[in-house]
RNA sequence: GGCGGAUAGCCGCCCGUUCACACGGGAGGAAAGUCCGGUCUCCAUCGGGCAGCGUGCCGGCUAACGGCCGGGGGGAGCCAUUCAAGUGGCUUCUACGGCAAGUGCCACAGAGAAUAUACCGCCAUCGCAAGGUGGUAAGGGUGAAAAGGUGCGGUAAGAGCGCACCGCGGGCGGAGUAAUCCGUUCGGCAGGGUAAACCCCGCGCGGAGCAAGACCAAAUAGGGGAGGAGGAUCGGCCCGUUCCGCCAGACUCCCGGGUAGGUUGCUUGAGCCGGACAGCAAUGUCCGGCCUAGAGGAAUGGCUAUCGCCCGCAAGGGUACAGAAACCGGCUUACAAGACGGUGCCUGCU
Numbered sequence: 001g002g003c004g005g006a007u008a009g010c011c012g013c014c015c016g017u018u019c020a021c022a023c024g025g026g027a028g029g030a031a032a033g034u035c036c037g038g039u040c041u042c043c044a045u046c047g048g049g050c051a052g053c054g055u056g057c058c059g060g061c062u063a064a065c066g067g068c069c070g071g072g073g074g075g076a077g078c079c080a081u082u083c084a085a086g087u088g089g090c091u092u093c094u095a096c097g098g099c100a101a102g103u104g105c106c107a108c109a110g111a112g113a114a115u116a117u118a119c120c121g122c123c124a125u126c127g128c129a130a131g132g133u134g135g136u137a138a139g140g141g142u143g144a145a146a147a148g149g150u151g152c153g154g155u156a157a158g159a160g161c162g163c164a165c166c167g168c169g170g171g172c173g174g175a176g177u178a179a180u181c182c183g184u185u186c187g188g189c190a191g192g193g194u195a196a197a198c199c200c201c202g203c204g205c206g207g208a209g210c211a212a213g214a215c216c217a218a219a220u221a222g223g224g225g226a227g228g229a230g231g232a233u234c235g236g237c238c239c240g241u242u243c244c245g246c247c248a249g250a251c252u253c254c255c256g257g258g259u260a261g262g263u264u265g266c267u268u269g270a271g272c273c274g275g276a277c278a279g280c281a282a283u284g285u286c287c288g289g290c291c292u293a294g295a296g297g298a299a300u301g302g303c304u305a306u307c308g309c310c311c312g313c314a315a316g317g318g319u320a321c322a323g324a325a326a327c328c329g330g331c332u333u334a335c336a337a338g339a340c341g342g343u344g345c346c347u348g349c350u
Stems, first nucleotide, its partner, number of pairs: 001340001003338001005307007013026005028321001032332002035330005040209004052205005057071005072096001073094009097200002102198002104194003119140002121136006148166006167189001168187008213264004223255005235247003271290008308319004
């Protein structure tokens, strides 16, 4: 990186076709975690900004992505080479914008952790000595980290103090779409680390999710409208009281909302298989063929037989991780007493 046991019989379950009998189809590479990105649906929305979140070398691919492909830079290990620094090869890893904008932090150890620093040592000098004063970052010590490395010169001892090479920064030229690389020249040369610290810069982002959403629609209770005979006068309005009158209630019909329930969304899709072509590749285009679960508290199951694969001398044993819930592209994680292909390293033998 790819594979993820096979066949047959019996009894069942879901879906489709059918009047019926029957016939056909029925889990995965991860269906998982729900971590990213989208399709679809509803809500919100003039446009722009702030905040917040995410992302971060360059180019390409893609519907999109934090994914993939290719390239560049950097780190680690081994080998070769060099006096050494360094350079080259193979393997492997890489969240890899900015600390040369600002602010902060840097435990312990250490003389000193950033306006750099003098503990030991070295050198000069004073001193009988102990030691003092000054110079010094070569050497030692501390630390994750101490103002670049190697060599030669130089010096009291030293030091980019001078020089060569490497490193660093600026300019110029060349190669490349670019990241970047190469060459040349100037400067002895900015100055620790940390941005998975705040922050700065570039880019991206409205929210909720198929229990989205749409349709049909009981019973019961409640709402609105219309009608409301006769009788009664129980309630309200009116009223000092009574009558009349009006309103509401019973009853009938109609309307609308919601619930139970049912239907839909629902599986033909950025689809799968094969071939050709373009491209280093990711991927794309064209041609041909195929239709491959659609349930819904949720089917895809159980038993038997034979075979395969693995462990074991044999008897015998093992055969994993795991179970669709609108759909798609990724990432991550799990995976057998499993097996196959490739690459690097180690060991043994020839």
The RNA shown here (Bacterial RNase P class A) has 350 nucleotides and comes from a Bryobacteraceae bacterium. Its mean pLDDT, the model's own confidence on a scale to 100, is 76. The gene name in the source record is rnpB. Its Rfam family is "Bacterial RNase P class A". Rfam classes the family as a ribozyme. RNAcentral holds the sequence, with entries from ENA.